[in-house]
């Protein structure tokens, strides 16, 4: 990287280094010199795997995560109705677990 599967309207930031980008991609809309990304330290959230347990559950070792619903949207359908809005599904993406 590829396949399968579960979840994605909850939750959780300070300091240091750094010095202009970041939010996957396109379109939007945002965040950012009152300091972006990245790295480091410390802290935290959560509970997929894991351990214990008859279960409820507890713990927190392995991942993950800590602006905005996956920030909204993209393709199809439905309702309403006609620049708009709502709902459902798909696709894409993220994370865990698993397979070849």
């Nucleotide at each position: 990287g590829c396949g399968a599967u579960a979840u994605c309207c909850a939750g959780a930031a300070a300091g240091g280094u750094g010095g202009a980008g970041g939010g996957a991609c396109g379109g939007g809309c945002c965040c950012u010199g009152u300091g972006a990304a990245a790295c480091c330290u410390u802290g935290g959230c959560a509970a997929c795997c894991u351990g214990c347990g008859a279960a409820a559950g507890c713990a927190a070792g392995g991942u993950g995560c800590c602006a905005a619903u996956u920030c909204c949207u993209g393709c199809c359908g439905c309702g309403a109705g006609u620049u708009c809005c709502g709902c459902g599904g798909a696709g894409a993406g993220a994370u865990g677990c698993u397979g070849a």
SAM riboswitch aptamer (S box leader) from a Holophagaceae bacterium, 100 nucleotides, folded computationally. It was read from a public genome assembly, where an Rfam model found it. Its mean pLDDT, the model's own confidence on a scale to 100, is 90.